[in-house]
RNA sequence: GCGGGCAUAGCUCAGUGGUAGAGCGUCUCGUUGCCAACGAGAAGGUCGAGGGUUCGACCCCCUUUGCCCGCU
Numbered sequence: 001g002c003g004g005g006c007a008u009a010g011c012u013c014a015g016u017g018g019u020a021g022a023g024c025g026u027c028u029c030g031u032u033g034c035c036a037a038c039g040a041g042a043a044g045g046u047c048g049a050g051g052g053u054u055c056g057a058c059c060c061c062c063u064u065u066g067c068c069c070g071c072u
Base pairs, nucleotide, nucleotide: 001071002070003069004068005067006066007065010024011023012022013021018055026042027041028040029039030038048064049063050062051061052060
């Protein structure tokens, strides 16, 4: 230099055009003499960034940043 993969909640990851989710974690409440466990609920997201297509984009297209892999 060229090609490919990944980027979504604190962490690990789903989500292939129609209201962004799960598990774990955190907080609150219940249960218990206390803890753990269990049950109920809550908070937490500019979906890496900037454009484009579309009535509508995490999703499709272009550019770009970071990390990883391969080729030269």

About this RNA: The RNA shown here (transfer RNA) has 72 nucleotides and comes from Pelagibacterales bacterium SAG-MED03. Taxonomically the source falls in Candidatus Pelagibacterales (Bacteria, Pseudomonadati, Pseudomonadota, Alphaproteobacteria). It matches the Rfam family "tRNA". Its family is annotated with triplet codon-amino acid adaptor activity in the Gene Ontology. Rfam's curators write: Transfer RNA (tRNA) molecules are approximately 80 nucleotides in length. By type it is a transfer RNA. The RNAcentral record of the sequence draws on Rfam. RNAcentral records the identical sequence in 13 taxa.